[in-house]
RNA sequence: AGAAGUCGGGGAGGCAGUCGCGUACCUCCCAAAUCCAUGAUUCGGGAGGUCCGAGGAAAGUCCGAGCUCCACAGGGCAGGGUGCUGGUUAACGGCCAGGGGGAGUGAUCCCACGGAAAGUGCCACAGAAAAUAUACCGCCGCGGUUUCGGCCGCGGUAAGGGUGAAAUGGUGAGGUAAGAGCUCACCGCGCUUCUGGUGACAGGGGCGGCAGGGUAAACCCCACCUGGAGCAAGACCAAAUAGCGGAGGAUGAGGCUGCCCGCCUCGCCAUACUCCCGGGUAGGUCGCUGGAGGCCGUCGGUAACGGCGGCCCUAGAUACAUGACUGUCGCCGUCUUUUUCUUCGGAAAAGGCCGGUAACAGGACUCGGCUUACGACCGACUUCUCACG
Numbered sequence: 001a002g003a004a005g006u007c008g009g010g011g012a013g014g015c016a017g018u019c020g021c022g023u024a025c026c027u028c029c030c031a032a033a034u035c036c037a038u039g040a041u042u043c044g045g046g047a048g049g050u051c052c053g054a055g056g057a058a059a060g061u062c063c064g065a066g067c068u069c070c071a072c073a074g075g076g077c078a079g080g081g082u083g084c085u086g087g088u089u090a091a092c093g094g095c096c097a098g099g100g101g102g103a104g105u106g107a108u109c110c111c112a113c114g115g116a117a118a119g120u121g122c123c124a125c126a127g128a129a130a131a132u133a134u135a136c137c138g139c140c141g142c143g144g145u146u147u148c149g150g151c152c153g154c155g156g157u158a159a160g161g162g163u164g165a166a167a168u169g170g171u172g173a174g175g176u177a178a179g180a181g182c183u184c185a186c187c188g189c190g191c192u193u194c195u196g197g198u199g200a201c202a203g204g205g206g207c208g209g210c211a212g213g214g215u216a217a218a219c220c221c222c223a224c225c226u227g228g229a230g231c232a233a234g235a236c237c238a239a240a241u242a243g244c245g246g247a248g249g250a251u252g253a254g255g256c257u258g259c260c261c262g263c264c265u266c267g268c269c270a271u272a273c274u275c276c277c278g279g280g281u282a283g284g285u286c287g288c289u290g291g292a293g294g295c296c297g298u299c300g301g302u303a304a305c306g307g308c309g310g311c312c313c314u315a316g317a318u319a320c321a322u323g324a325c326u327g328u329c330g331c332c333g334u335c336u337u338u339u340u341c342u343u344c345g346g347a348a349a350a351g352g353c354c355g356g357u358a359a360c361a362g363g364a365c366u367c368g369g370c371u372u373a374c375g376a377c378c379g380a381c382u383u384c385u386c387a388c389g
Base pairs, nucleotide, nucleotide: 001385002384003383004382005381006380007379008378009377013329014328015327016326017325018324019323021053022052024050025049026048027047028046029045030044032042033041034040035039055360059371060370062369063368064367065366066365067230068229069228070227074261075260076259077258079226080225081224082223083222084098085097086096087095088094099113100111101110102109103108114221115220119219120218121215122214123213136161137160138157139156140155141154142153143152144151145150169187170186171185172184173183174182188210189208190207191206192205193204194203195202196201234286235285236284237283243277245276246275247274248273252266253265254264255263256262293312294311295310296309297308298307299306300305330357331356332355333354335352336351337350338349339348340347341346
């Protein structure tokens, strides 16, 4: 100097002013009602003032929970989810650390990572053959035949070649008529044992010629987890209306929102309850923001994270709010001036005029995650290559 990898920050704005929006609070005024005694309360309207007023993803609705209801208390099955080990957490399919496998020279990154010796299924096409494995080309031996090139039959063979993603352990040596774990060495595989580690595993030793592979993001088996529905949940208040309506209905109906057991409640003939037709209301308040909260410091821990101490309260709308302008500083861009360097293409620094303030994008019960989208910029550490010293 170039190329690359990982982590973090931040979200193109800061400060000030003027005007304008929204909740809450304070003060004053107007009007109505109530109480009872010139004040207070409630609702409504107006004026002034104070504090606060969108995001890192508010998006997706993919996970987990808090919370609410299903009157009370359960059990089992089905269904669903996760899947190496340990830690963390309210919990998670998250995060952290490690193990194994894979990619990369490397820093690093990726993994849908339990089990194929419980069983079933599948491996197209090609190929002789893909499991009850096998001989297409070939190699060797014996016999016959021959125009001496070869051909036919029998037996042995799976080392060489071919097909394929994959051909039944691999490489090498010996051995053989030619070959083959036939024998041996190493590797692989299986069993066993020792050492280290919380563990997944890693390393060492011994024995054995050795069950043909792959696939479970195929069915399945194993381990662990798991009620349902969701803020349009739900609670309260107010108001209005139309049922002489119809059908079913007692070994009944309903609930525990898949099934079974079990439990509970109501009811027993104009009944409880269910269904159909028709009608009314759809207004207001709460839920709704003080939290598994944020920030700072310190201690423990490799880390995620946790303990302790201190400080702080940061939208709660619903007709659904937060905008515009000015000045200044910052940042970005076009042009231009000067200086320095130069491989003569340019680069860097400082200044001037002008222009701009952008991307992804906006709450609606809340929180912890994941995933996706994103313009300019800033910082730290690490790897590789080249050159110089």